[in-house]
RNA sequence: CGGGAUGUAGCGCAGCCCGGUUAGCGCGCUGGCAUGGGGUGCCAGAGGUCGGAGGUUCGAAUCCUCUCAUCCCCG
Numbered sequence: 001c002g003g004g005a006u007g008u009a010g011c012g013c014a015g016c017c018c019g020g021u022u023a024g025c026g027c028g029c030u031g032g033c034a035u036g037g038g039g040u041g042c043c044a045g046a047g048g049u050c051g052g053a054g055g056u057u058c059g060a061a062u063c064c065u066c067u068c069a070u071c072c073c074c075g
Base pairs, nucleotide, nucleotide: 002073003072004071005070006069007068010027011026012025013024020058029045030044031043032042033041034040051067052066053065054064055063
């Protein structure tokens, strides 16, 4: 070179098949309250534009094409 899987918040994942309202969950992080303090619990908040580029569409994380990274398989 050929075939397949994965890529979404700091980390681990769901959502994709079957396109639709502000993209979610857990842990972590920040602030507040409770405690003498820690742990812990409760409340609030920040953090993404979905690996990258292009296309289709009124509308794309989701469909199509190319491409990158990691892993697996065949000779």
Notes:
Transfer RNA from Ochrovirga pacifica, 75 nucleotides, folded computationally. Rfam family: tRNA. Rfam classes the family as a transfer RNA. Rfam links the family to the GO term triplet codon-amino acid adaptor activity. The sequence was found in a public genome assembly. Taxonomically the source falls in Ochrovirga (Bacteria, Bacteroidota, Flavobacteriales, Flavobacteriaceae).